Model confidence (mean pLDDT): 82 of 100.
A computed fold for a 72-nucleotide RNA from Candidatus Hodgkinia cicadicola, annotated as transfer RNA.
Lineage of the source: Bacteria > Pseudomonadati > Pseudomonadota > Hyphomicrobiales > Candidatus Hodgkinia.
Its Rfam family is "tRNA". It is annotated as a transfer RNA.
The RNAcentral record of the sequence draws on ENA.
[in-house]
RNA sequence: UGCGGAGUAGAGUAGAGGUAUCUCGUUAGGCUCAUGACCUAAAGACCGCAGGUUCGAAUCCCGCUUCCGUCG
Numbered sequence: 001u002g003c004g005g006a007g008u009a010g011a012g013u014a015g016a017g018g019u020a021u022c023u024c025g026u027u028a029g030g031c032u033c034a035u036g037a038c039c040u041a042a043a044g045a046c047c048g049c050a051g052g053u054u055c056g057a058a059u060c061c062c063g064c065u066u067c068c069g070u071c072g
Base pairs, nucleotide, nucleotide: 002070003069004068005067006066007065010024011023012022018055026042027041028040029039030038048064049063051061052060
């Protein structure tokens, strides 16, 4: 270089056209003598970048980029 896969909150993930899910973590409250555990709530990503299609794109199409695998 070619081929295949991946990039989504701090970490790990789901989402397959209708403004994004869950777990852990974080913060606040409850419970406790207290810590942990447990319960409740909140904040946090507009989806790797840039175009296109569409009324509407994380999702479909094109290009670029980074990582992983693979063949020589």